[in-house]
Context: one part of a larger RNA
RNA sequence: GGGCUUUGAGCGAUCUUGUCAAAAUGGUUUUUACCGACUCGUCUUGAAACACGAACCAAGGAGUCUAAGACUAACGCGAGUAUGGUGGUGAGAAACCAACAUGCGAAAUGAAAGUAAACGAUGCCAAGCUCCCUGCAGCAUCGACCGACUUUUUUCUUCUGGAAGAGGUUUGAGUAAGAGCGUUAUUCUUAGGACCCGAAAGAUGGUGAACUAUGCCUGUGUAGGGUGAAGUCAGGGGAAACUCUGAUGGAAGCUCGUAGCGAUACUGACGUGCAAAUCGUUCGUCGAACAUGGGUAUAGGGGCGAAAGACUAAUCGAACCAUCUAGUAGCUGGUUCCCUCCGAAGUUUCCCUCAGGAUAGCUGGGACAAGUACGCAGUUUUAUUAGGUAAAGCGAAUGAUUAGAGGCAUCGGGGAUAAAAUGUCCUUGACCUAUUCUCAAACUUUAAAUUGGUAAGAACUCCCGUCUUCUCUUAAUUGAAGCAGGAGGUUCAAUGCGUGUCCUUAGUGGGCCAUUUUUGGUAAGCAGAACUGGCGAUGAGGGAUGCUCCUAACGUUGAGUUAAGGUGCCAAACUACACGCUCAUCAGAAACUACAAAGGGUGUUAGUUCAUGACGACAGCAGGACGGUGGCCAUGGAAGUCGGAACCCGCUAAGGAGUGUGUAACAACUCACCUGCCGAAUGAACUAGUCCCGAAAAUGGAUGGCGCUAAAGCGUGUGACCGAUACUCAACCAUUGGUGCGAGAGUGAUGCAUCAAUGAGUAGGAGGGCGUGGGCGUCGUGGCGAAGCCUCUAGCGUGAGCUUGGGUUGAACGGCGUCUAGUGCAGAUCUUGGU
Numbered sequence: 001g002g003g004c005u006u007u008g009a010g011c012g013a014u015c016u017u018g019u020c021a022a023a024a025u026g027g028u029u030u031u032u033a034c035c036g037a038c039u040c041g042u043c044u045u046g047a048a049a050c051a052c053g054a055a056c057c058a059a060g061g062a063g064u065c066u067a068a069g070a071c072u073a074a075c076g077c078g079a080g081u082a083u084g085g086u087g088g089u090g091a092g093a094a095a096c097c098a099a100c101a102u103g104c105g106a107a108a109u110g111a112a113a114g115u116a117a118a119c120g121a122u123g124c125c126a127a128g129c130u131c132c133c134u135g136c137a138g139c140a141u142c143g144a145c146c147g148a149c150u151u152u153u154u155u156c157u158u159c160u161g162g163a164a165g166a167g168g169u170u171u172g173a174g175u176a177a178g179a180g181c182g183u184u185a186u187u188c189u190u191a192g193g194a195c196c197c198g199a200a201a202g203a204u205g206g207u208g209a210a211c212u213a214u215g216c217c218u219g220u221g222u223a224g225g226g227u228g229a230a231g232u233c234a235g236g237g238g239a240a241a242c243u244c245u246g247a248u249g250g251a252a253g254c255u256c257g258u259a260g261c262g263a264u265a266c267u268g269a270c271g272u273g274c275a276a277a278u279c280g281u282u283c284g285u286c287g288a289a290c291a292u293g294g295g296u297a298u299a300g301g302g303g304c305g306a307a308a309g310a311c312u313a314a315u316c317g318a319a320c321c322a323u324c325u326a327g328u329a330g331c332u333g334g335u336u337c338c339c340u341c342c343g344a345a346g347u348u349u350c351c352c353u354c355a356g357g358a359u360a361g362c363u364g365g366g367a368c369a370a371g372u373a374c375g376c377a378g379u380u381u382u383a384u385u386a387g388g389u390a391a392a393g394c395g396a397a398u399g400a401u402u403a404g405a406g407g408c409a410u411c412g413g414g415g416a417u418a419a420a421a422u423g424u425c426c427u428u429g430a431c432c433u434a435u436u437c438u439c440a441a442a443c444u445u446u447a448a449a450u451u452g453g454u455a456a457g458a459a460c461u462c463c464c465g466u467c468u469u470c471u472c473u474u475a476a477u478u479g480a481a482g483c484a485g486g487a488g489g490u491u492c493a494a495u496g497c498g499u500g501u502c503c504u505u506a507g508u509g510g511g512c513c514a515u516u517u518u519u520g521g522u523a524a525g526c527a528g529a530a531c532u533g534g535c536g537a538u539g540a541g542g543g544a545u546g547c548u549c550c551u552a553a554c555g556u557u558g559a560g561u562u563a564a565g566g567u568g569c570c571a572a573a574c575u576a577c578a579c580g581c582u583c584a585u586c587a588g589a590a591a592c593u594a595c596a597a598a599g600g601g602u603g604u605u606a607g608u609u610c611a612u613g614a615c616g617a618c619a620g621c622a623g624g625a626c627g628g629u630g631g632c633c634a635u636g637g638a639a640g641u642c643g644g645a646a647c648c649c650g651c652u653a654a655g656g657a658g659u660g661u662g663u664a665a666c667a668a669c670u671c672a673c674c675u676g677c678c679g680a681a682u683g684a685a686c687u688a689g690u691c692c693c694g695a696a697a698a699u700g701g702a703u704g705g706c707g708c709u710a711a712a713g714c715g716u717g718u719g720a721c722c723g724a725u726a727c728u729c730a731a732c733c734a735u736u737g738g739u740g741c742g743a744g745a746g747u748g749a750u751g752c753a754u755c756a757a758u759g760a761g762u763a764g765g766a767g768g769g770c771g772u773g774g775g776c777g778u779c780g781u782g783g784c785g786a787a788g789c790c791u792c793u794a795g796c797g798u799g800a801g802c803u804u805g806g807g808u809u810g811a812a813c814g815g816c817g818u819c820u821a822g823u824g825c826a827g828a829u830c831u832u833g834g835u
Stems, first nucleotide, its partner, number of pairs: 039054004055835006065192006072185006080104005086098003108115002120142005127134002144175002146172003149168008195334002198331001202324006213298009224256003227252001231248007260285003265281002268279002300316001302312002337769006347360001349358003361508002364504006375497003379494002381456006391446001392444002398440003403435001405433003410430008460488004465483001467482003472479001511535004516530002519527002540551003555732007565722003568706003574719001576718006588708001599693003603690010620677005626650003632644002656671001660669002733759009770824001772821010788808004794803003
């Protein structure tokens, strides 16, 4: 603080109701401001998607029925049950009686000939009010019986077999005082059009040559020019053959070109057209392989084809029509009301398997057995056992591998001595010995952590036997196992917990991500594994943004407190406190995560090591910086300074056989080194904070923006505060479980009262409801107005929805119970109509 009981006092909710009166705090609509907020459906690991479907409205529109089977439930009868006809009786096609037939069941087993089964024992257990005792169903372990198979004994016999036994780690869908049959219902499986829509194909029978292809028959049509073949004539030449010139002539798959037929270019016009192929200009051909009318022939795996797979009626790499046919589709799309409870998988094995199935797994539903321990466990402990990874090791085996050191013999190379030597000596390898450096997925002595198995008791432990067996064991009736008797005694590790068994079953079988381990790969938002956790299926707060990161999982509300992350303003909360660092003409600003490196810096800060320094350093200014000697070699030359080797001595405070500049070579200047003035710190190398350089890209631009500099940046620490659907408390709703209640006037046990816990969810399952059409029963409403429609009337229910007022309208309608179904729309490039 709450609940209950009793007593007392007060108030007075709900309910019924008269009169009066108003509006908002209620409802609805519009506008403005602020906060939140991406379009649904779908396939998908993943959709707001620059993935697909979808303008809007109305109506229609998709798991149905039959058969067979399985589990479960209910009902009827029950060793039977159901159906069928028949007979009797009867007024009767009802009812009753009887005997049959058929299905399933009541007996199995064996290939078959054939043969052919009953009350068992132990342990657990419901129930019988308690104890004892009896012990159901069921479960477990033994045994018995029947058939099959097999071993074997006896006996009979017609010699083929028969009968009766005894066995067996063999076998059966058996027996063991029956449980079935029928009907109905949900769910599931299979076959059927089989949830709905959808092919490309296949088959059968017909219809087409009015388009067009080709043949044949019969008709019709085709300006005007040009060129000028043969033949002919005239003249000339010639002995002739013949030839030349000029005419005439009018041939030709000749030419220009009209009609006609066609169709090259503009890739013109048009392109919801004039037109499902047209119009304009241009172009081809134009006396023939010409154009065309009519008739006729050829027909679908067929025709016809100057051949293009062209044409065969706007259809042709196989026409059209009807039928088989609702063809099939492991593929695409769609699949219609509500609430509550539970809730997945993308893995195993197999498949002509990889867009799919079956199988196991994961899921739901139902039932049974017990009822807090004899049980169970993604836990710990103890005991025991398995392992060869990590690590370690290589002066341990195997394999690889660096370096010297020592070395008798042996082998190889080189050399000295020597004429030569299986002589001597030197040297270098191999080799040996003791060491040394570095390694191994397919090396290992050693060897973890994590992990797997088993056990932690009553089905136990101990004692005693002259009881049994002997495959095992012993020298041995010793041991071992069993059996009987006696004794002990239940916390026999901890912790937590409602447990076990059976039946049936949908979906799934494309996965993806993260930490850690790990294989391939240069690497990848790459490919493939393991453990765990997530997303998928899931919202909320934070990370500006976001499937997977951090916090944390969700009934409806109120109050409080936190998490992650934050606290200048956007924007809730300290322009908090304390100490450092940082200035960037490209600062910086929080994991996943949206990048920067090697390498540099006398920017600055902190540090480490080694030097120098009141015996006066460092820096600054000033002075000296000499002699042997122009050292030696080399050089055309080389005097400190092209180059090579060497690099002493003297005098000194100090001065290199020379640090640079310089000269042809010298010279000259300078440095090292020493000294004076000065008077206190100085130099070098390195380390790591921060800042800078390194640092270039295409629309303008992103610490989220503004902006920020003793920060609002970076590092460290300390408080305060803000902050979720998380946590706490309270109320209510639902679900699950527990407990109690049999009555006094009615109803309610499918009830009432009370306590506790829980509440996410795709595919999917289950339960309970709402709504529609129709039949039956029952109770009702209706011209004093049924149904329908409209409505900012009011109310109830979590919801599907229901009731009610008003308006409109005018003839039927509703509640309850039960049966039944062509029973619920946003989507299907859905169908039809409308806008």